[in-house]
Annotation
The part of an RNA shown here (small-subunit ribosomal RNA, 5' domain) has 556 nucleotides and comes from an uncultured Clostridiaceae bacterium. Its Rfam family is "Bacterial small subunit ribosomal RNA". Its family is annotated with structural constituent of ribosome and ribosome in the Gene Ontology.

Context: one part of a larger RNA
RNA sequence: GGAUAAACGCUGGCGGCGCACAUAAGACAUGCAAGUCGAACGGAAGUCGUUGUAAUGAAAUUAACAUGGACAGAGAACUUGUUCGAAGAAAAUGAAGAUAGACUUACAACAAUGGCUUUAGUGGCGGACUGGUGAGUAACGCGUGAGCAACCUGCCUGUUAGAGGGGAAUAACAGUGAGAAAUCAUUGCUAAUACCGCAUAUGCCAUAGAUACCACAUGGUGUCAGUGGGAAAGGAGAAAUCCGCUAACAGAUGGGCUCGCGUCUGAUUAGAUAGUUGGUGGGGUAACGGCCUACCAAGUCAACGAUCAGUAGCCGGACUGAGAGGUUGAACGGCCACAUUGGGACUGAGAUACGGCCCAGACUCCUACGGGAGGCAGCAGUCGGGAAUAUUGCGCAAUGGAGGAAACUCUGACGCAGUGACGCCGCGUAUAGGAAGAAGGUCUUCGGAUUGUAAACUAUUGUCGUUAGGGAAGAAAAAGGACAGUACCUAAGGAGGAAGCUCCGGCUAACUACGUGCCAGCAGCCGCGGUAAUACGUAGGGAGCAAGCGUUAUCC
Numbered sequence: 001g002g003a004u005a006a007a008c009g010c011u012g013g014c015g016g017c018g019c020a021c022a023u024a025a026g027a028c029a030u031g032c033a034a035g036u037c038g039a040a041c042g043g044a045a046g047u048c049g050u051u052g053u054a055a056u057g058a059a060a061u062u063a064a065c066a067u068g069g070a071c072a073g074a075g076a077a078c079u080u081g082u083u084c085g086a087a088g089a090a091a092a093u094g095a096a097g098a099u100a101g102a103c104u105u106a107c108a109a110c111a112a113u114g115g116c117u118u119u120a121g122u123g124g125c126g127g128a129c130u131g132g133u134g135a136g137u138a139a140c141g142c143g144u145g146a147g148c149a150a151c152c153u154g155c156c157u158g159u160u161a162g163a164g165g166g167g168a169a170u171a172a173c174a175g176u177g178a179g180a181a182a183u184c185a186u187u188g189c190u191a192a193u194a195c196c197g198c199a200u201a202u203g204c205c206a207u208a209g210a211u212a213c214c215a216c217a218u219g220g221u222g223u224c225a226g227u228g229g230g231a232a233a234g235g236a237g238a239a240a241u242c243c244g245c246u247a248a249c250a251g252a253u254g255g256g257c258u259c260g261c262g263u264c265u266g267a268u269u270a271g272a273u274a275g276u277u278g279g280u281g282g283g284g285u286a287a288c289g290g291c292c293u294a295c296c297a298a299g300u301c302a303a304c305g306a307u308c309a310g311u312a313g314c315c316g317g318a319c320u321g322a323g324a325g326g327u328u329g330a331a332c333g334g335c336c337a338c339a340u341u342g343g344g345a346c347u348g349a350g351a352u353a354c355g356g357c358c359c360a361g362a363c364u365c366c367u368a369c370g371g372g373a374g375g376c377a378g379c380a381g382u383c384g385g386g387a388a389u390a391u392u393g394c395g396c397a398a399u400g401g402a403g404g405a406a407a408c409u410c411u412g413a414c415g416c417a418g419u420g421a422c423g424c425c426g427c428g429u430a431u432a433g434g435a436a437g438a439a440g441g442u443c444u445u446c447g448g449a450u451u452g453u454a455a456a457c458u459a460u461u462g463u464c465g466u467u468a469g470g471g472a473a474g475a476a477a478a479a480g481g482a483c484a485g486u487a488c489c490u491a492a493g494g495a496g497g498a499a500g501c502u503c504c505g506g507c508u509a510a511c512u513a514c515g516u517g518c519c520a521g522c523a524g525c526c527g528c529g530g531u532a533a534u535a536c537g538u539a540g541g542g543a544g545c546a547a548g549c550g551u552u553a554u555c556c
Stems, first nucleotide, its partner, number of pairs: 001556004006552005013427006019420002021385001026383003030380003035125003040122002043119006049110007065094003071088001075084004132338003141263008151255002156251007164198001166196002173188006204229004209224006234243003264310003271301003276298008313335004317328004340361005363374004391417001393416003399413001400411004430460004440451004464497001466492005474483001500545005505526003511540005521528002
């Protein structure tokens, strides 16, 4: 000199774009952050009919008409806040509707016992994405380059073929019972795209074969025939058709595993290791493998630093530097790990699952003492810790995601607004003239010098700000904008509302006076202060930077 997720002191006008708990991975009140589908299903609740026959016999309704006049207030008067008051005009009433029959009741027919709205439950898809944090991890965790002839992949795309016929339940619901509650037990009924057999399947799986080609050790690919095994679901619509379902092959996407190389410090850590290293049999996995197990052998790693200890998420990048390098990993993007601590599996295409389940521990809460409930390292917010870090805001309008045929619903992702000079960038705090070189201040050799064209005064301008009017794009094609009456445009008025901080002995740009008297104090280094201090304190003057300036901390 540059840089910062900064903090502190003094000061502070505006805008744009960014950034904002680095400490206690401490504890959390409250609200929200993952739902959706009634076009999978049975219910429940609410609501809606048409026609005919017979009886009853007079209301529903308010378009026009008449009456009416709550309200309204053109205008006028003067007493200027009072009075008078035209048009218009709601309710209500009459009348009409009126015999061409309202309403009600009974019976019958039609609408597959129907249509519409809502949704507790069963069922499907999604809650493995998004969002947060960096505790752990020195590791195939990450980066980079390869491999899988050892693997999986819901939704999506393409292709081929198929969906025949049955069964048994169960929630909801109704009843009974237990419990303070959370919730649970039992009896009975019912549906499905929920569950289970059977049929069919030259493709698929298993098995021992034949054959051709290929290869990288185990082997791979194609063809053939034998034996055994294995599928399916319906919904909407008047229909066409659409959305789904099953089996298989390919693709895409996403993952899993293996290997080469790279990846901090310490030898005042030198030996470490028994599932340890290898083999065989078996099990397990999507898959290879001591991944697990039984047996056998005694190996394996290590001064090219094993083991142990300390520290640490890794990278693209960022800062600095001429570069080499050094430091760093906030924000944004990729990967990993974690979700109160530890362990475990279930479901599923995918988790060993932040807002799922079970067990144990700590903590908090409820309790009728028998037993229950909870997890902000999501967004806000609270306490605590700390030098220190924001609103319990608005909106799904845009982008994206989940569900849905769609309309749409949900979305603290996201888009915006709020707080903070925390950072970067831009703008302003006026411009021109103006010497009686005014007054005042300071210094003085008392002549003057300086503050200083600075002010006053004269003229001008209108950026920002203020007030008023208009007013977006962002939404591709009608409508639809949180931001927002924002950006921006126009007009008005007026210099009015907007400058500080540090320094002045040398390094280092900038000097005098007074006070103090090795005191009070300064200080980055050298050093200054003991009576004439350009070094302390104050004042005048000056220098530098400027909405900032200085200090502290850290890196180059």